RNAcentral holds the full RNA, with entries from ENA.
Small-subunit ribosomal RNA, 3' major domain from an uncultured prokaryote, 476 nucleotides, folded computationally.
Context: one part of a larger RNA
RNA sequence: UGACGGGGGCCCGCACAAGCGGUGGAGCAUGUGGUUUAAUUCGAAGCAACGCGAAGAACCUUACCAGCCCUUAACAUCCCGAUCGCGAGGACCAGAGAUGGACCUCUUCAGUUCGGCUGGAUCGGUGAUAGGUGCUGCAUGGCUGUCGUCAGCUCGUGUCGUGAGAUGUUGGGUUAAGUCCCGCAACGAGCGCAACCCUCGCCCUUAGUUGCCAGCAGUUCGGCUGGGCACUCUAGGGGAACUGCCGGUGACAAGCCGGAGGAAGGUGGGGAUGACGUCAAGUCCUCAUGGCCCUUACGGGCUGGGCUACACACGUGCUACAAUGGCAAGUACAACGAGUCGCAAUACCGCGAGGUGGAGCAAAUCUCUUAAAGCUUGUCUCAGUUCGGAUAGGAGUCUGCAACUCGACUCCUUGAAGUUGGAGUCGCUAGUAAUCGCAAAUCAGCAAAGUUGCGGUGAAUACGUUCUCGGGGUUU
Numbered sequence: 001u002g003a004c005g006g007g008g009g010c011c012c013g014c015a016c017a018a019g020c021g022g023u024g025g026a027g028c029a030u031g032u033g034g035u036u037u038a039a040u041u042c043g044a045a046g047c048a049a050c051g052c053g054a055a056g057a058a059c060c061u062u063a064c065c066a067g068c069c070c071u072u073a074a075c076a077u078c079c080c081g082a083u084c085g086c087g088a089g090g091a092c093c094a095g096a097g098a099u100g101g102a103c104c105u106c107u108u109c110a111g112u113u114c115g116g117c118u119g120g121a122u123c124g125g126u127g128a129u130a131g132g133u134g135c136u137g138c139a140u141g142g143c144u145g146u147c148g149u150c151a152g153c154u155c156g157u158g159u160c161g162u163g164a165g166a167u168g169u170u171g172g173g174u175u176a177a178g179u180c181c182c183g184c185a186a187c188g189a190g191c192g193c194a195a196c197c198c199u200c201g202c203c204c205u206u207a208g209u210u211g212c213c214a215g216c217a218g219u220u221c222g223g224c225u226g227g228g229c230a231c232u233c234u235a236g237g238g239g240a241a242c243u244g245c246c247g248g249u250g251a252c253a254a255g256c257c258g259g260a261g262g263a264a265g266g267u268g269g270g271g272a273u274g275a276c277g278u279c280a281a282g283u284c285c286u287c288a289u290g291g292c293c294c295u296u297a298c299g300g301g302c303u304g305g306g307c308u309a310c311a312c313a314c315g316u317g318c319u320a321c322a323a324u325g326g327c328a329a330g331u332a333c334a335a336c337g338a339g340u341c342g343c344a345a346u347a348c349c350g351c352g353a354g355g356u357g358g359a360g361c362a363a364a365u366c367u368c369u370u371a372a373a374g375c376u377u378g379u380c381u382c383a384g385u386u387c388g389g390a391u392a393g394g395a396g397u398c399u400g401c402a403a404c405u406c407g408a409c410u411c412c413u414u415g416a417a418g419u420u421g422g423a424g425u426c427g428c429u430a431g432u433a434a435u436c437g438c439a440a441a442u443c444a445g446c447a448a449a450g451u452u453g454c455g456g457u458g459a460a461u462a463c464g465u466u467c468u469c470g471g472g473g474u475u476u
Base pairs, nucleotide, nucleotide: 005476007475008474010472011471012470013469015465016464019428020427021426022425023424026319027318028317029316030315031314032313033312034310035309042053043052064305065304066303067302068301069300070299073129077128078127079125080124081123082122083121084120087106088105089104090103092101093100094099109119110118111117131294132293134292135291136290140288141287142283143282144281145279147277152191153190154189155188156187157186158167159166160165171182172181173180197271198270199269200268202239203238204237205236206235207234208233211229216226217225218224242265245259246258247257248256249255321421325380326379327378328377329376330375331374337368338367339366342361343360347356348355349354387418392413393412394411395410396409397408398407434457435456436455437454438453439452440451
């Protein structure tokens, strides 16, 4: 100087408390451990691994296993020789295929000093080399997590100290903040804070192939048509909030409390933004890369299998256990997005998944797209039930060479556990929790009940800082 203390004092945070809803019990989904296996590829390990890498494991992916094949190689550059092509399509034989053999059709290299001279392509050969998701994240770059959006971390000059170092950065107030004010052997400065950026909330303006009977006319009653940009909206520009005004308080300060006006008030809500550093944190399997290792194999191709196993244990979720509910009928209101290898309407067929067919749309125009909870009426009457839907039998649909291992969905039948969950433990302070549906990426299809967004309905509680956890000053 730091770190630490079941030392002191100050302050903060869904940290506790006050509340609301979960998890831990059940079934299922998913990840992990363990076990099993020819293989169940690898990584991630308290918080900060475990619906994580994986925003898509039937083949492919794929890195794993078994078997069958290749050895200058699936890919790049160079050298030598041969050929003149390559390439595309069809079909035959052997084979699980990779691959090997033979055939037909289309097309039949370019430049040229006419010299196989140059280039290009293919095949064969030789060696340099290729190749490696092999090892080391404790050799590394890059990227990322975490403390933590916590308020800190430093420097120059000066001063003090023999020196390490101190001062500044401490103190009195204040703030979300090392934010600002005052004081002070300090005076300044940098990285952080804040602001500048995006978005939501109000207004004006510009623009009208969306919107509007707002005012007029027609109407097949659909903004459908004429007509019009007023309104809604869309997307460009601008304004608006600054403790600016008033009162109180404070040290005549910074600020704090209350009020007015205002769409919004004291950082208006949300996002992006992550200082010096810590954890030899994570990643050599995104990529790059030092070193080491393999080189007829630890490289490459293919078929089949595995990553989906199952006595069990844990994490994260979904669905429930019902009447604030289930079922039936009727009826209303969104937003974000996506679409030509695509989204697909009207119509018809099917109980349905879906099929036939194809209008329109490269989309504020068409489609996905009927949102659901909600509201109205009826029924069920507390039961393992008209709750709950696992499991199982049968019949199908779709995608795709191919659904056996191992896809999703539909219909009929079946109807399990479960009657609110021990010790414990998690999230959340407002358009939040809770609850309800919708969309997208990945993607042929789908394990999505996941993730990321979007909107609908919409609470309760906070006395307070004694205690638990984490953090920031100061002192010992």
Its mean pLDDT, the model's own confidence on a scale to 100, is 84. Rfam family: Bacterial small subunit ribosomal RNA. Its family is annotated with structural constituent of ribosome and ribosome in the Gene Ontology.